The prediction has a mean pLDDT of 80.
Glycine riboswitch aptamer from uncultured Sphingomicrobium sp., 89 nucleotides, folded computationally.
The RNAcentral record of the sequence draws on MGnify.

[in-house]
RNA sequence: CGCGCGGGAGAGUUCUCAUCGCCCAUCGGGGUGGUGCGGCGCCGAAGGAGCAACCGCCCCCGGAAUCUCUCAGGCCACAGGACCGCGCG
Numbered sequence: 001c002g003c004g005c006g007g008g009a010g011a012g013u014u015c016u017c018a019u020c021g022c023c024c025a026u027c028g029g030g031g032u033g034g035u036g037c038g039g040c041g042c043c044g045a046a047g048g049a050g051c052a053a054c055c056g057c058c059c060c061c062g063g064a065a066u067c068u069c070u071c072a073g074g075c076c077a078c079a080g081g082a083c084c085g086c087g088c089g
Base pairs, nucleotide, nucleotide: 001089002088003087004086005085006084007083012040014039015038017036018035019034020033021032022031023030024029041075042074043073047071048069049068050067054063055062056061
C1' cells in the first nucleotide's frame, strides 16, 4: 500500500414543477408512493483545496491534520464513509 471481515457520525424523509404506478371520484380534481431537474436551508468522516500546529537535516526547502472552505459529495432507509480493530498478501 492492497484485499477480506467487524465497528463507524453529522445534516430537510423541506418546497414548486414535471412524470410514472396505485386508490377515490360529482365530467374541476384529491390522496399516496417512486423518479427527475430546480429553490431555499443544512452537514462534513469519500475525494479536493487552504492556513498551519506539528515533523524532517528545523536557514532554505519538503511533508503535513479529525482544523478551515464547502468545488465535489451528502441530509428516511439502502449505499457511501475519515478513522479503529482483526486476518492475509
Record summary
Lineage of the source: Bacteria > Pseudomonadota > Sphingomonadales > Sphingomicrobiaceae > Sphingomicrobium.